[in-house]
RNA sequence: GGGCCCCUAGCUCAGCGGUAGAGCUUCCGACUUUUAAUCGGAGAGUCCAGGGUUCGAAUCCCUGGGGGCCCA
Numbered sequence: 001g002g003g004c005c006c007c008u009a010g011c012u013c014a015g016c017g018g019u020a021g022a023g024c025u026u027c028c029g030a031c032u033u034u035u036a037a038u039c040g041g042a043g044a045g046u047c048c049a050g051g052g053u054u055c056g057a058a059u060c061c062c063u064g065g066g067g068g069c070c071c072a
Base pairs, nucleotide, nucleotide: 001071002070003069004068005067006066007065010024011023012022013021018055026042027041028040029039030038048064049063050062051061052060
């Protein structure tokens, strides 16, 4: 330098045009002698940035940024 893939909650990830979600973590409560486990509830998101297409974009297109793999 070229090709491909990834970026979504604190962490790991799903969702791939039509209300943004799960597990773990955190907080509160129940249970328990206590901790852990278990159960119930709650909090937490500019969906990497900007632009375009569309009635509607996390999702499609373009540019840029960051990361991974392969080739040179």

Predicted 3D model of a 72-nucleotide RNA (transfer RNA) from a Clostridia bacterium. NCBI's taxonomy places the organism under Bacteria, Bacillati, Bacillota, Clostridia. Rfam family: tRNA. Its mean pLDDT, the model's own confidence on a scale to 100, is 81.